Predicted 3D model of a 483-nucleotide part of an RNA (small-subunit ribosomal RNA, 3' major domain) from a metagenome. Its mean pLDDT, the model's own confidence on a scale to 100, is 81.
Context: one part of a larger RNA
RNA sequence: UGACGGGGGCCCGCACAAGCGGAGGAGCAUGUGGCUUAAUUCGAUGCAACGCGAAGAACCUUACCAGGGCUUGACAUGUAACUGCACGCCCGCCGAAAGGUGGGAAGCUUUCGAAGGUGUUACACAGGUGCUGCAUGGCUGUCGUCAGUUCGUGCCGUGAGGUGUUGGGUUAAGUCCCGCAACGAACGCAACCCUUGUGUUUAGUUGCUACCGGUGGUGUUAAGCUGCCGAGCACUCUAGACAGACUGCCCGUGUAAGCGGGAGGAAGGUGGGGAUGACGUCAAGUCAGUAUGGCCCUUAUGCCCUGGGCUGCACACGUGCUACAAUGGUCGGUACAAUGUGAAGCAAAGCCGCGAGGUGGAGCCAAUCAAUAAAGCCGGCCCCAGUUCGGAUUGGAGUCUGCAAUUCGACUCCAUGAAGUUGGAUUCGCUAGUAAUGGCGCAUCAGCUACGGCGCCGUGAAUAUGUUCCCGGGCCUUGUACA
Numbered sequence: 001u002g003a004c005g006g007g008g009g010c011c012c013g014c015a016c017a018a019g020c021g022g023a024g025g026a027g028c029a030u031g032u033g034g035c036u037u038a039a040u041u042c043g044a045u046g047c048a049a050c051g052c053g054a055a056g057a058a059c060c061u062u063a064c065c066a067g068g069g070c071u072u073g074a075c076a077u078g079u080a081a082c083u084g085c086a087c088g089c090c091c092g093c094c095g096a097a098a099g100g101u102g103g104g105a106a107g108c109u110u111u112c113g114a115a116g117g118u119g120u121u122a123c124a125c126a127g128g129u130g131c132u133g134c135a136u137g138g139c140u141g142u143c144g145u146c147a148g149u150u151c152g153u154g155c156c157g158u159g160a161g162g163u164g165u166u167g168g169g170u171u172a173a174g175u176c177c178c179g180c181a182a183c184g185a186a187c188g189c190a191a192c193c194c195u196u197g198u199g200u201u202u203a204g205u206u207g208c209u210a211c212c213g214g215u216g217g218u219g220u221u222a223a224g225c226u227g228c229c230g231a232g233c234a235c236u237c238u239a240g241a242c243a244g245a246c247u248g249c250c251c252g253u254g255u256a257a258g259c260g261g262g263a264g265g266a267a268g269g270u271g272g273g274g275a276u277g278a279c280g281u282c283a284a285g286u287c288a289g290u291a292u293g294g295c296c297c298u299u300a301u302g303c304c305c306u307g308g309g310c311u312g313c314a315c316a317c318g319u320g321c322u323a324c325a326a327u328g329g330u331c332g333g334u335a336c337a338a339u340g341u342g343a344a345g346c347a348a349a350g351c352c353g354c355g356a357g358g359u360g361g362a363g364c365c366a367a368u369c370a371a372u373a374a375a376g377c378c379g380g381c382c383c384c385a386g387u388u389c390g391g392a393u394u395g396g397a398g399u400c401u402g403c404a405a406u407u408c409g410a411c412u413c414c415a416u417g418a419a420g421u422u423g424g425a426u427u428c429g430c431u432a433g434u435a436a437u438g439g440c441g442c443a444u445c446a447g448c449u450a451c452g453g454c455g456c457c458g459u460g461a462a463u464a465u466g467u468u469c470c471c472g473g474g475c476c477u478u479g480u481a482c483a
Stems, first nucleotide, its partner, number of pairs: 001483002003480003007477007015467002019430005026322008034313002042053002064308007073125001077124006089104006108116002127297002130295003136291001138286003141282001143280001148187006154163003167178003193274004198243007207233003212230007246268001249262005324423001328382007341370002345364002350359003389420001394415007436459007
C1' cells in the first nucleotide's frame, strides 16, 4: 500500500421489510448430469453453465458411428511432360450411392510465335470442427451504469509511499459548495445521440372526411340514417423543421451548494425508456465463427457417399408451458389495436370439405392489396363433482411440406380420457402503464419439435412504517503471525 475480520461509523441497491404473482408437488416441452450405446459429435459448469453456442438435427446441416469408395485430392497457386483433344453428351455393365469400368458420336479458340482454356500423369503442395483459450489477436461475460481510477508540477517522508482523492455539508454521481500544502489536468459521472409525452409550422397521396355539391337505398314525396362520386386538407395521421424544462419564478430554510413547499405548465427538479460499460478483477469464456504461434496426421486425424446417431432412458437437477376450476368452463351474438411481413412471395371473394386443407385466382413490388385480435361486453346452459374441470396417453381415419415423415415432422377429425383438488424444507421476479393477465407480429425456415427468442398493442393492480437483520456494493477508520 492492499486484502481480510462472526471490528466500528456513514451511505446505497426489489438487499431485507410491506405487498402481488410464481418455482419446489402433477402432466408435457426443453436444456443438463448420469446411465446406456457402434455412435449417442463438440463446447459452456457457483453467482456470471443448464429454452446456453443452436435465429429452427428427417437427408443436408454434421463435426460422431458402421459400411462402401478416392489419394495432387471437394478447394488454391505454380512447374514439367503428354493428349491437341475441351469441360461435357449418349448407350451398356457392377453398385445402396459415391465410385469403378467398357463402348460410341461429335470435336477447342488462334494474330500459327506458341499463348489461353481443359483433362491426364508426376512434383512442390492442398486439407484437418486434430491438440493447446495456461502461447495469442479479436470479441464477450462478470463485479457494475457501481463511482470510482489515475497523471503533471509542488510539498512531506531515508524509503516503500503519502498529499491532491482526506475533512464539514450536499447529490443519483470524485455531483456541487465550503475549508485545507496543495495547484491544475485526464479517463469515468452528467450533457451532446435515438425514442416517447405537448404545441406551432411545412407538406396532403395511397392517409383523413367536419362543412359543401351531386347521386343511390331506407323512410311518407319529410326529418334522420346510410352507400358511392365530386370537392376539401379543417380534424386524425404520416414525417421534416422549430419551440418547450433551466431549480427560470415565488415562499421558507441554509454562509454556499442545495433541500422542502407552491405557482404556471402537456411535462418539474435526471419527465419516462434506450444506446453508451472508466482503471482493472476472475491465467473467467471462446483455437468449433473467423484470424493465428507451436505441436501432431498426410493412401489419413484429409475427401466423397449410403445408412444410422446427435431424438437412445431406471433415475437426478435447471428453465418453461398447461392445469387443478365458478373472478370458471362451454354455446350464440357483438366491440376496439399496434409493431411488423410479402414476388421462387402475400393471397381476397366464390365453390368443395365437420376440419386440417383443397380449388380458385381478384388485388398487391404495398400508408393503395392480403391476415377474424383475444381477454372484454350482452345473453343461454353447467351447480362444486375428479365434474360440461383437466387434457396426458393410446387406437383409427386424414391433410400438408418434402426425393423421402419407419427410426424422427407439424396439423386435423372421431374415439380414449391418465396424473392433478393449490404443492415440504426452501426459493425467484417485480416499485407504474410496472407486476399480473390477453392476444398479435417477426427472425431462423421446404416443413417443423416455438410452450423458446426478439418485439407490439389491449386490460391493468397492491405495497414501501422503515434500515435492526440476510445478500452485494461505496467511503472513512481500526486490528492482523496474510501478500